[in-house]
Predicted 3D model of a 1504-nucleotide RNA (small-subunit ribosomal RNA) from a metagenome. RNAcentral holds the sequence, with entries from SILVA.

RNA sequence: AGAGUUUGAUUCUGGCUCAGGACGAACGCUGGCGGUGUGCCUAAAACAUGCAAGUCGAACGGGAUCCCCGCAAGGGGAUUCAGUGGCGAACGGGUGAGUAAUGCGUGGGAAUCAACCCUCAAGUCAGGAAUAACAGCUCGAAAGAGCUGCUAAUACCAGAUAUGAAUGGCUCGGGACACUGGUCCAUUCAAAGGUGGCUCGCAAGAGCUGUCGCUCGAGGAAGUGCCCACGUCCUAUCAGCUAGUUGGCGGGGUAACGGCCCACCAAGGCUAUGACGGGUAGCUGGUCUGAGAGGACGGCCAGCCACACUGGGACUGAGACACGGCCCAGACUCCUACGGGAGGCAGCAGUUGGGAAUAUUGCACAAUGGGGGAAACCCUGAUGCAGCGACACCGCGUGUGGGAUGAAGGCCUUCGGGUUGUAAACCACUGUCAGGAGGGACGAAGUCCGGCGCAUUAAUACCGCGCCGGGUUGACGGUACUUCCAGAGGAAGCCACGGCUAACUCUGUGCCAGCAGCCGCGGUAAGACAGAGGUGGCGAGCGUUGUCCGGAUUGACUGGGCGUAAAGGGCGUGUAGGCGGUUCUAUAAGUCGGUCGUGAAAGGCGUCGGCUCAACCGAAGCAGUGCGACCGAGACUGUAGGGCUUGGAGCGCGGAAGAGGAAAGGGGAAUUCCCGGUGUAGCAGUGAAAUGCGUAGAUAUCGGGAAGAACACCAAUGGCGAAGGCGCCUUUCUGGUCCGUUGCUGACGCUGAGGCGCGAAAGCCAGGGGAGCGAACGGGAUUAGAUACCCCGGUAGUCCUGGCUGUAAACUAUGCACAUUAGGUGUGGGGGAGGUUCCUCCUCCGUGCCGAAGGUAACCCAUUAAAUGUGCCGCCUGGGGACUACGGCCGCAAGGUUGAAACUCAAAGAAAUUGACGGGGGCCCGCACAAGCGGUGGAGCAUGUGGCUCAAUUCGACACAACGCGAGGAACCUUACCAGGGUUUGACAUGGCCCCGACCGUCCAGGAAACUGGAUUUUCCCGCAAGGGACGGGAUCACAGGUGCUGCAUGGCUGUCGUCAGCUCGUGUCGUGAGAUGUUGGGUUAAGUCCCGCAACGAGCGCAACCCCUAUCGUUAGUUGCUACCAGGUUAAGCUGAGCACUCUAGCGAGACUGCCCGGGUAACCGGGAGGAAGGCGGGGAUGACGUCAAGUCCUCAUGGCCUUUAUGCCCUGGGCUGCACACGUGCUACAAUGGCGCGCACAAAGGGUUGCGAAACCGCAAGGUGAAGCCAAUCCCAAAAAACACGCCUCAAUUCAGAUUACGGGCUGCAACUCGCCCGUAUGAAGCCGGAAUCGCUAGUAAUCGCGGAUAAGUACGCCGCGGUGAAUACGUUCCCGGGCCUUGUACACACCGCCCGUCAAGCCACGAAAGCUGACUGUACCCGAAGUCGCCUUAGCCGACCCGCAAGGGGGGCGGGCGUCGAAGGUAUGAUCGGUGAUUGGGGCUAAGUCGUAACAAGGUA
Repeated sequence: AGAGUUUGAUUCUGGCUCAGGACGAACGCUGGCGGUGUGCCUAAAACAUGCAAGUCGAACGGGAUCCCCGCAAGGGGAUUCAGUGGCGAACGGGUGAGUAAUGCGUGGGAAUCAACCCUCAAGUCAGGAAUAACAGCUCGAAAGAGCUGCUAAUACCAGAUAUGAAUGGCUCGGGACACUGGUCCAUUCAAAGGUGGCUCGCAAGAGCUGUCGCUCGAGGAAGUGCCCACGUCCUAUCAGCUAGUUGGCGGGGUAACGGCCCACCAAGGCUAUGACGGGUAGCUGGUCUGAGAGGACGGCCAGCCACACUGGGACUGAGACACGGCCCAGACUCCUACGGGAGGCAGCAGUUGGGAAUAUUGCACAAUGGGGGAAACCCUGAUGCAGCGACACCGCGUGUGGGAUGAAGGCCUUCGGGUUGUAAACCACUGUCAGGAGGGACGAAGUCCGGCGCAUUAAUACCGCGCCGGGUUGACGGUACUUCCAGAGGAAGCCACGGCUAACUCUGUGCCAGCAGCCGCGGUAAGACAGAGGUGGCGAGCGUUGUCCGGAUUGACUGGGCGUAAAGGGCGUGUAGGCGGUUCUAUAAGUCGGUCGUGAAAGGCGUCGGCUCAACCGAAGCAGUGCGACCGAGACUGUAGGGCUUGGAGCGCGGAAGAGGAAAGGGGAAUUCCCGGUGUAGCAGUGAAAUGCGUAGAUAUCGGGAAGAACACCAAUGGCGAAGGCGCCUUUCUGGUCCGUUGCUGACGCUGAGGCGCGAAAGCCAGGGGAGCGAACGGGAUUAGAUACCCCGGUAGUCCUGGCUGUAAACUAUGCACAUUAGGUGUGGGGGAGGUUCCUCCUCCGUGCCGAAGGUAACCCAUUAAAUGUGCCGCCUGGGGACUACGGCCGCAAGGUUGAAACUCAAAGAAAUUGACGGGGGCCCGCACAAGCGGUGGAGCAUGUGGCUCAAUUCGACACAACGCGAGGAACCUUACCAGGGUUUGACAUGGCCCCGACCGUCCAGGAAACUGGAUUUUCCCGCAAGGGACGGGAUCACAGGUGCUGCAUGGCUGUCGUCAGCUCGUGUCGUGAGAUGUUGGGUUAAGUCCCGCAACGAGCGCAACCCCUAUCGUUAGUUGCUACCAGGUUAAGCUGAGCACUCUAGCGAGACUGCCCGGGUAACCGGGAGGAAGGCGGGGAUGACGUCAAGUCCUCAUGGCCUUUAUGCCCUGGGCUGCACACGUGCUACAAUGGCGCGCACAAAGGGUUGCGAAACCGCAAGGUGAAGCCAAUCCCAAAAAACACGCCUCAAUUCAGAUUACGGGCUGCAACUCGCCCGUAUGAAGCCGGAAUCGCUAGUAAUCGCGGAUAAGUACGCCGCGGUGAAUACGUUCCCGGGCCUUGUACACACCGCCCGUCAAGCCACGAAAGCUGACUGUACCCGAAGUCGCCUUAGCCGACCCGCAAGGGGGGCGGGCGUCGAAGGUAUGAUCGGUGAUUGGGGCUAAGUCGUAACAAGGUA
């Protein structure tokens, strides 16, 4: 620091996902030791049991027990118990429910209290009356209670004194007029004693002194209460809230200010800088993350707050409205004798419950701290320790070194090997931890006793302080630490290995089982599933899940955007607010600098130090960006004041243009209708029609009239307006703008949340109007349908007046204003200068186009910015759900505005690129169409295919590009199929080991054969031998074999587009890039053929040429070919001699190149002509670019994998591949007279021939047979060519056409023609009389037609491959069909139009809205009831010690209790608000397998 994921590829936008760190965690697998931390996040749920707050006898009286003195009475002492009294219990400990401010944080403040502690000052006098305990009695189950009687105090009460304090008053100062200080006067207010020592006293007690207390004051320290400013979450789908409310006066109350409370008066107070309401939440120091700014969090530790079963309340007290106190109400639990009682773990343990989940009913007060006490000491679940948990962090170990025949085993393998791997074994060592045995701490200072000294004192007592000596105190713990012993011995796992992301193979599985964070893997070779081997990572842990931050500049302050990706408000006006020209002065709020205070500790950071290190801990320092106070600066902003105007803004004056707005009046053309005339059969409408109109007279035409709406030409790329929008003419009223001038004002400005106004069309309300047009609707067409497109009609509406609605692709998809930044060119309005019929130049405002810099993802924008800046407003944050729901506001309604969530997807999207495609365009080819000729489709037959059948009808090929195809030839064989019979190292190859010696041939038996059994016969080489080798046979082991599967694992070969003219590369250039350029353009060609041009220049594979055949000629050669001349010769014949001229044969050459001429053209080239056998690639062949179709072939061959192995191999016999209701393809023969038949008679080419072709001759009607000459071939043979031509017959007839079918008789091949061959003869003579829709071939020696030959190991040809003979017609042309090439255009396509894709319906699942209601939570208002308790000083017949009067009785005063009243929790009644749950039914939405119907959109998507 980034990466993956949208596409065929690219750039951008944008979301999703990952890698990092963290945790009070949990879960899975695993687990050796130690240290330090940490551990109910859920039910603020309920709690059994124990403990968590007591202490003081030096405040007081008493009970009990014991001891001592005493005869006893009694006294003293010790221990203990409860009580009175004091202090504490308000701390410490827990929790986070509530609380959005009565809280917290930071910084200030004034009107406070203050127990204990410290300092200072002054005191501590003198009286009184009770009461618990106790005793007696009584009630109660208990808890507990009552009555009578006795008693003490540092308990209680009254009095005195008053340094003082408080209150009031007088007076004098100060003062900021709130207040404050001094003096004086008046009133009010205190107290308690205990104990040590000494002296006196019989004692009680007194004095002195120390000490602990007590009282009134002043101050301090620490603490508490109160006030202010600033900061402190989400929600505006919460916009208004408020009656003690805001303030005042007076009073009450408090420690204290205050509506804190009350009476009265006033009507205020808060709020868009978010009041009020709703939701959520303890706050902070800090913690985690982050580069930072930020974001998230607030567990442990520390500060503050709040709470203590729930709600309310006060009492006591210095302090509480009180966790382990009280009262009341409520819920719950427990006890009960049913009458009543008791309780509150959110203290420490522990239990139940909840939950994914969180520990011991431990030890000790030894240390630290706290309470009490004079002290000893007591108490302390605070605390110190221990226990449990890998929960976290840190440390240590599970050994170290050597060791290659690289052992065995595992795994892989191309079978050679590789890897695990120095890993192990083995050798030599070490001794951490754990184990055993011994030693053994620090943490302890104090305290007590004794002595000494100092201080105090009358004092050598006492008390206090210091020193010395002695005694004593440790939970942890026999722990840390340490020594010795033994011995490698007891100690490694988890996750991952397709990309991101480090690490790869085998096997299994076969869209199954499964994986998955995202993209995605799995459908028979899976590096992605599962297992294994190996590897990578981390390591006593490793993974997973959850959550937070990061990456995410994806809410953008740092640090984003809004033309088309999400995003500019429809437009204006203007409020608040924000921002604001130039200059001077002042000020100091912002700003900047300095100083001071504060910013707790802990934490963080660096340094040093302590535990062996570290974690952990300690010390001193830094930091803490903040807040406050003071001092200073004065640039900039603000504020106050003064000034300026060339340029901001406005006004004046002089001109100008305009469909700017409103109203009134006027006009003509056209349409329709009405009346009349003329006139007759149609009109209208369409792709074509029909509906419709018309003989009741339409349309057409003429005249007249009526009505409504809109204003042709001018007209523009023009003008005006803020936008919507505005178009005949005139008038009136009216808004804005521009130019000129520079007279006036003097910043008066810009923007603008809300608000207000305007706002196309459609729509709504009321009233008019209604010609034309025209939703809905009716009809006619079209169509599979046609609720559409087209046609005929037609109502609302369109028009006017008044009102509403408030939307739009309200678009320049571009907010407004200002400034700055090259130009060119048109146009509208104005001004100036020059020259002037007219034009040029300058300038301001508007409106277009093209373009520089610059910007942009690109497209594009570019002084009319999307450039560069400033100010202000609006808006965006993935797609769908959703221009939706609920709620609010607006509306008469329709609806508008504001505007979510659940759920779901891994994208949605922008621009551009290359293709492909288009019922887009342009150009151009091809027997593509057209023009022609002949066919197919109908018949019969042949052949192939489908289908059916079958034991089997072997298999493959399927649009073109499967179907007379593989097959160039299935009777057996072939043969792969079926049935049956056999066989198992095999029909075939190689090797090892053992045995035998042959094999072959012949014969016999069985058998359908294969085969089996038997008989007979029978080797070679080397070596002395044993033996070895070759060959053959047998047995056995490795293995053979497979036309078994996969052509979608492959090679090779082939088809096809297509003999089409294309397909690419290097370098350069352009582009961010995919990519483009080149290869496009203008011509030309059969051609990317060539030429010209050009940011391209070259090159390669294709085209062409080089090769073969053919057309002409030359030359060489002359047999087997040929025969002109000569000779011979035959019935005839190159038959013979001879010859090589010709033909021919087959080698080598020539020839054609747009070379020449004319014309056109820049050129390439084109048209015409000459010559020539041949002319513009002469004709034909071979030759097939990059690639496409997962095209075809595993059955030619080769080959990976899988399967099979007494069978899916091999052999044999027979059958099948030939089966036949049917369908299709390819052919043959025909349907006849351009013919058939008969007879006669010509002319080829190219081939084949020795397991062969086979002449003559003879036989047979013929097929054929006999025969044997010749020929290994220019020699002989096949061999006759046929159509043609000549003559004759047939005469339009299912025939003298056609030949299927069938019968019989023959021939040939072959081991064998039954299934199942070919041929001949005789007889038979079927369908068929030219073929529906549709469809094929061919452009010249072609089609058509005629025959000939060859391959196929016997035979079998209508097929195939070749050969020649005869030999046409037509092409205007490129509109259309098909295929193709190039350019261009659109695209939502890219497995690419056989594409993509929309909506309803049907099915399943999911979440949500509405809904009669039902139900819950929370809360408001009104009223009822009214506990405890405070308050009132209203009432009181009961009760009462202190003070007063009184001798007393008694009374007064006061108190207690009761009553009444105010307030008041819970409860009740009624009615609202808000938020949930549920709900028959209902509504749409999302997601699902290949469901149904149509075709809306994307190409002009077929109606843009």